[in-house]
RNA sequence: UGCUUGGAGGGUUUGAUCCUGGCUCAGGGCUAACGCUGGCGGCGUGUCUUAGACAUGCAAGUCGAACGGACUUUCUUUGUGUAGCAAUACGUGGAGAAAGUUAGUGGCGAACGGGUGAGUAAUACUGGGGUAAUCUACCCUGGAGAGGGGAACAACUCAGAGAAAUCUGGGCUAAUUCCCCGUACGCUCGACUGUACAUAAGUACUAACGAGGAAAGAUGGCCUCUACUUGUAAGCUAUCGCUCCGGGAUGAGCUCCUGGCCUAUCAGCUUGUUGGCGGGGUAACUGCCCACCAAGGCAAAGACGGGUAGCCGGCCUGAGAGGGUGAUCGGCCACACGGGCACUGCGACACGGGCCCGACUCCUACGGGAGGCAGCAGUCUAGAAAAUUGCACAAUGGGCGCAAGCCUGAUGCAGCGACGCCGCGUGCGGGAUGAAGUCCUUCGGGAUGUAAACCGCUGUCCUGGGAGACGAUGGUGCGAAUGGCUAAUAUCCAUUCGCAUUGACGGUAUCCCGGAAGAAAGCACCGGCUAACUACGUGCCAGCAGCCGCGGUAAUACGUAGGGUGCGAGCGUUGCCCGGAUUCACUGGGCGUAAAGGGUGCGUAGGCGGGCCGGAAAGUCGGUUGUGAAAUCUCCGGGCUCAACUCGGAAACUGCGGCCGAUACUCCCGGUCUAGAGGACAGGAGAGGAGAGUGGAACUCCUGGUGUAGCGGUAAAAUGCGUGGAUAUCAGGAGGAAGGCCAAUGGCGAAAGCAGCUCUCUGGAAUGUUCCUGACGCUGAGGCACGAAAGCUAAGGUAGCAAACCGGAUUAGAUACCCGGGUAGUCUUAGCCGUAAACGAUGUACACUAGGUAUUGGCAUUGGCCAGUGCCGCAGCUAACGCAGUAAGUGUACCGCCUGGGGACUACGGCCGCAAGGCUAAAACUCAAAGGAAUUGACGGGGCCCCGCACAAGCGGUGGAUGAUGCGGUUUAAUUCGUUGCUACGCGUAGAACCUUACCUGGGCUUGACAUGUUCGUGGUACGGAUCCGAAAGGUGAAGGACCGGGGUUUUCCCCGGAGCGAUCACAGGUGCUGCACGGCUGUCGUCAGCUCGUGCCGUGAGGUGUUGGGUUAAGUCCCGCAACGAGCGCAACCCCCGCCGAUAGUUGCCAUCAGGUCAUGCUGGGCACUCUAUUGGGACUGCCCGGGUUAACCGGGAGGAAGGUGGGGAUGACGUCAAGUCAUCGUGGCCUUUAUGCCCAGGGCUACACGCGUCAUACAGUGGCUGUUACAACGGGCUGCUACAUCGCAAGAUGAUGCUAAUCCCUAAAAGGCAGCCAUGGUUCGGAUUGCAGGCUGCAACUCGUCUGCAUGAAGGUGGAAUCGCUAGUAAUCACAGAUCAGCUACGCUGUGGUGAAUACGUUCUCGGGGCUUGUACACACCGCCCGUCACGCCAUGGAAGCCGUGAGCACCCGAAGAUAUGGUGCCUAACCUCGUGAGGGCCUGUAUUGAGGGUGAGCUCGGUAACUGGGGCGAAGUCGUAACAAGGUAGCCGUACGGGAACGUGCGGCUGGAUCACCUCCUUU
Repeated sequence: UGCUUGGAGGGUUUGAUCCUGGCUCAGGGCUAACGCUGGCGGCGUGUCUUAGACAUGCAAGUCGAACGGACUUUCUUUGUGUAGCAAUACGUGGAGAAAGUUAGUGGCGAACGGGUGAGUAAUACUGGGGUAAUCUACCCUGGAGAGGGGAACAACUCAGAGAAAUCUGGGCUAAUUCCCCGUACGCUCGACUGUACAUAAGUACUAACGAGGAAAGAUGGCCUCUACUUGUAAGCUAUCGCUCCGGGAUGAGCUCCUGGCCUAUCAGCUUGUUGGCGGGGUAACUGCCCACCAAGGCAAAGACGGGUAGCCGGCCUGAGAGGGUGAUCGGCCACACGGGCACUGCGACACGGGCCCGACUCCUACGGGAGGCAGCAGUCUAGAAAAUUGCACAAUGGGCGCAAGCCUGAUGCAGCGACGCCGCGUGCGGGAUGAAGUCCUUCGGGAUGUAAACCGCUGUCCUGGGAGACGAUGGUGCGAAUGGCUAAUAUCCAUUCGCAUUGACGGUAUCCCGGAAGAAAGCACCGGCUAACUACGUGCCAGCAGCCGCGGUAAUACGUAGGGUGCGAGCGUUGCCCGGAUUCACUGGGCGUAAAGGGUGCGUAGGCGGGCCGGAAAGUCGGUUGUGAAAUCUCCGGGCUCAACUCGGAAACUGCGGCCGAUACUCCCGGUCUAGAGGACAGGAGAGGAGAGUGGAACUCCUGGUGUAGCGGUAAAAUGCGUGGAUAUCAGGAGGAAGGCCAAUGGCGAAAGCAGCUCUCUGGAAUGUUCCUGACGCUGAGGCACGAAAGCUAAGGUAGCAAACCGGAUUAGAUACCCGGGUAGUCUUAGCCGUAAACGAUGUACACUAGGUAUUGGCAUUGGCCAGUGCCGCAGCUAACGCAGUAAGUGUACCGCCUGGGGACUACGGCCGCAAGGCUAAAACUCAAAGGAAUUGACGGGGCCCCGCACAAGCGGUGGAUGAUGCGGUUUAAUUCGUUGCUACGCGUAGAACCUUACCUGGGCUUGACAUGUUCGUGGUACGGAUCCGAAAGGUGAAGGACCGGGGUUUUCCCCGGAGCGAUCACAGGUGCUGCACGGCUGUCGUCAGCUCGUGCCGUGAGGUGUUGGGUUAAGUCCCGCAACGAGCGCAACCCCCGCCGAUAGUUGCCAUCAGGUCAUGCUGGGCACUCUAUUGGGACUGCCCGGGUUAACCGGGAGGAAGGUGGGGAUGACGUCAAGUCAUCGUGGCCUUUAUGCCCAGGGCUACACGCGUCAUACAGUGGCUGUUACAACGGGCUGCUACAUCGCAAGAUGAUGCUAAUCCCUAAAAGGCAGCCAUGGUUCGGAUUGCAGGCUGCAACUCGUCUGCAUGAAGGUGGAAUCGCUAGUAAUCACAGAUCAGCUACGCUGUGGUGAAUACGUUCUCGGGGCUUGUACACACCGCCCGUCACGCCAUGGAAGCCGUGAGCACCCGAAGAUAUGGUGCCUAACCUCGUGAGGGCCUGUAUUGAGGGUGAGCUCGGUAACUGGGGCGAAGUCGUAACAAGGUAGCCGUACGGGAACGUGCGGCUGGAUCACCUCCUUU
């Protein structure tokens, strides 16, 4: 500077993340339909299905100025009849004229207009060409002409047939009908000259000659010419028509190129087929048709076949590119009941014409006929679904006509439908105490809401009345004027003026006046996406749902209501299209692991291709020109009040064609070069390939020797082998297969793959140096070749190994894993197969883009170069992991492949194969995911490190007995309820005879046993312990008989208030439900050492780092290091008790010293030293020493100390987990109950008892029991209490009595222990259950159902199976004591207290639990996870299938209408013309042949329907069997193949890592 005006995303896979990827939503549009609702107008639009069938009416006629008739009216004329004197009237006939109507002949039209989209994939359409290969009525224009003559057929008439439709015969007749003659032009033909163009054929012009070919009149006017001569006409003239020729215009035919659907599971198609020669035919080219000749033509750039479909301008969508579509309007095509055929005509093979066949419908006198709405209305049918049997030719257009005019369901209008677009309205302003109603509520209020009411205003629309169009600048008639023609002032034509006339819509639009807020709002939605929230009802029900998903008692998701949001005469739903979807990617995608690289190479077509020069100009670029119809779209402007709509102009139509030009690039042609490629030469490397030969070790077998009783095998065994001599060992022999060391991360090969050694043949690569060729190149659809293992065929071979198979084990089973055997096979030859995790999951080739390092080959030898093979790593790329000169980087060329998961490496079809099977490869149906990488956890029959009475080492128990106690189960009227692995079970319950008590039975009460409030009543009322009923509760109710305050006042009284009582209404009450609605409290992991945050840094992100690492600790304790630095909750410490010391204090405690006293005793004085008591301090901190350790943290040892490394014990429980426990401690939301699920009472039950389990007690005895005797505690408790002491009783206990509100008195005797005696191994002097009798105590009350005592009785039990518990020191074990609860007690329980007082720990392999790091994962409800297959049941779609039924196209043959073509018959008829005939020609009829719609037969093909039976698949609620996979998934998994098995699967062979773990090797990184 110019150009450009346009592009949004969300939800859904996960615990979370990023990516891949599908599904789904928001937008726009419909010829729409459905649901609910509905005021008006304008403009549009309206059978998408049945090209199904159609009643009825209309949709194509017109011309009398082509013609002859017929008819009507009028007039003229002329006969005639009747009446009349006549005029005249009435009737009848002829001729003529005028006006009008018209069946027929004739002309033009009917091929347009209107409808529909069946067929058609090219005889179509579209854009652009060609026609020198053509036609064209009417129209325009130029030239020439229109002379003469003849004939027939309708109508009509006569006769006849028929029900009808209609037809036949005889006769007459006109013409713009038909025919003949004449005349005529290169008009046509024959013949054929030259010029120009073109050159393949040919075209135009020109030319002598010959032949052939035309015509029609009609109407108006006039008398100039001509004829008769009055006026007419055959004359003249005007107009319309007629003939020939040329040109134009319009329309049409034919033809060429371009473009636009699906299918290759359609790969080969074709015989008039492709071409030629010669004919026929056509307006015209052409196999269009025919005869002959040749053998061609088309096809992977998709022929042929199948499916679908009218094409286009356009329309919808989209940023665009595209995608979809082909209604209305416009262009073209095709069709007209289905099929075939021609006739007429300028034009048709003809929608409202004809012939034939077929189907169908109708009429019929049964003989025969008629018909074609895909014209406009309309009907039936079909369907989710679409209108009036309207008005008018006024306008526009069309046909005919000179014209008037007629016709026109074209068209113009109206009607119906919210079907669409556009516009308008349903009012506007004021109006709060914020009415009422409704909804919500925390009950205070809030919302609906200025909304309404009410007041004022306006009048679109509505309604009543009135006025009233544009569309008519046109046409026609009359009159006038001018011009033309002409002899003409006539006629006619053209133009102009005046007048008159013409409107379906329509009394419509519009305007004016009056009235009146009056008649006019709904629909959908409100969990997220997506704007909009509450209540009630419901309770995985009813239902919703576009996707995700809601609903199982507190649903913003269901239904209703209130409220809200959106749009609005509409709103939603459904269906379809585009968009979003860059999700088929040209613009604009991918292929290591997500879907996707062919197993590998060679190579055809094709695609692409090195440097330089020249030419040409196909692509490409520029200019110009033609075309790209109109409408539409865009812009500008105009008209309806606006808009929709419409008119005018411009632009555009991105395209195609012609011409001129440019030549950088690509193509093409020619020339040249050497950098690509190839060749020659040289010396090296190699498991490259094929064949032949040969050697050793091992193995098995055979023979012989030695030699014995075992061998073998396994986790352990067994089967098996062996006294008939195995195994072992020695010697000899035979056989087959495989190649130790070298050996490697190495080498070679295209891949598969290749390994002893030697020889022969042979392929390739690399390096070095020059030389040669001169782009010879790259890739590569089809194709061809190679291609592990398994497998197949045939023939061999067979030592070992080893599918199948047979045994043995294992196991619930074990069709497996392990063991013993063992056949195919493994090996060779020949031939198939053609697949693998054929993998680097990475196509081939070329170029470019930091380094480092190792290794192989060659060259060069100071460094290095080339080629290959690895590792690390930068930039870059990647979703990440990772790749990174051997790319997954940056580019180029070509090929292959992908497009959600499953169905499905499948079915069907085709090709290949001997078979197994391979290659190619769908759909229905179904799901909302499937998937990749990485993250955090959790888990692992993964790894490493660490801890704990976790194991081990020990001690004592439990599990066995009896009893106690709790639970389960069972029972019961009830056996109330809760708790259920660890973490329920001597738990709630620190105490069930009644009570407790919640349960059961029975009896009672109903404002209640208890609380608050309202209203009313209340003095002989409440009460009532007299009586009566009763088990009690409760009921009854005699005598008796009530309170406080204030006021009045006569005072035994009255009034008011309160209390009490009675009644009423609100309500109380509930151990009823929900611990999965909750608070609070608690258990558990676990007193485990963890759990987090801020900032920073890393990562796209989840997230990581910190918190990992090296040490250390009881400890995330501390130290060091470190992209981290800090911090918080936990740990530790601070608190309490015990252990040592001090200080203070000194009674009720203590007693060393002093004194007194007693049988004895701190008994007394006295004292506070000691003990003790209870308050406060000190003390221990790895502080000190030595050693180790990193000069650290810390560890080991030592000293001192009462105590030493946390001194011992307690309290203290991080973030969180278990929807853990508790609605029955309490509180509490919601629900339920209300003369009962509440309250009271009596009795019963919680105490049951075939059993099972847990926890305890006591034992089984001599480390004991019994008897006697004798010591030493501590914690605690006590007035409704503890009770000394005394007496009585064998005892439990009783009686009396004393002290103590407690360091004072009492409980209180401690026991084990010590001493002495007895008992001696036995069911006992062990053990004490059970039972009997007799007593005591508590208590209203010991029957169910208390405890204690004495006597008697004297059970099981002799140390306890599998299994399992506690404890690491003042601990275990053992011994007793105290307390709470409590009238008593079931206590052997629980909580505390002290006495006596051990053993053991090598150690961390294993069990359990926990912590950290790491690894795998298909788990995340997190391994109590996930998940596979058979079987059974239900539903769904689908494959196969004997068969049955149908569709479509072709083939062969038969029959064959109309028609056409060819050729006959002379059976019949014959006007024009002629040479006049037995003529020619024509016509009718008819035969034959060919063709021919259609029909039939036959064999197949194709597509579809159906089907006994059958195969697999998908989905489904809590079915059955196992456990295959995910962790090393418990035998690593998977791929190919083969065999086997209920099933997942197992095994063999080969392959892969997409295998964990350990070790070793190599490489790399760092030093």